[in-house]
RNA sequence: GGCGUCUUAGCAAAGUGGUAAUGCGAGGGUCUGCAAAACCCUUAACGUGGGUUCGAUUCCCACAGACGCCUCCA
Numbered sequence: 001g002g003c004g005u006c007u008u009a010g011c012a013a014a015g016u017g018g019u020a021a022u023g024c025g026a027g028g029g030u031c032u033g034c035a036a037a038a039c040c041c042u043u044a045a046c047g048u049g050g051g052u053u054c055g056a057u058u059c060c061c062a063c064a065g066a067c068g069c070c071u072c073c074a
Base pairs, nucleotide, nucleotide: 001070002069003068004067005066006065007064010024011023012022018054025043026042027041028040029039030038047063048062049061050060051059
């Protein structure tokens, strides 16, 4: 330098052109003599900027970052 994959809550991890599961965590509650466990409720996310579209987290482009492969130089 070229190419490819990826980027989703505090963490992990699904998914879709009509804005999104789940687990852990955190907060509250039920229960309990107190706890733990269990159960219930709540909490919180699509890297940035453009484009296409009635509508983009999803498709396209650029950028940024992570990882990998290849090439060149030394």